[in-house]
RNA sequence: GGGUGAUUAGCUCAGUGGUAGAGCACUUCGUUGACAUCGAAGGGGUCACAAGUUCGAACCUUGUAUCGCCCA
Numbered sequence: 001g002g003g004u005g006a007u008u009a010g011c012u013c014a015g016u017g018g019u020a021g022a023g024c025a026c027u028u029c030g031u032u033g034a035c036a037u038c039g040a041a042g043g044g045g046u047c048a049c050a051a052g053u054u055c056g057a058a059c060c061u062u063g064u065a066u067c068g069c070c071c072a
Base pairs, nucleotide, nucleotide: 001071002070003069004068005067006066007065010024011023012022013021018055026042027041028040029039030038048064049063050062051061052060
């Protein structure tokens, strides 16, 4: 340089056009002599960025950025 895939909560990921979610983690409460486990409740998101299409975009199109893989 060419090709290809990924980017969504602190972490790992789901969600492929119609209200953004799960597990773990975190906070509070309960349980315990205490801790762990367990139970309940809660906080946390410019869906990488920009533009476009659409009544409506995390999702479709284009560009940019970062990371990975393959080829040279």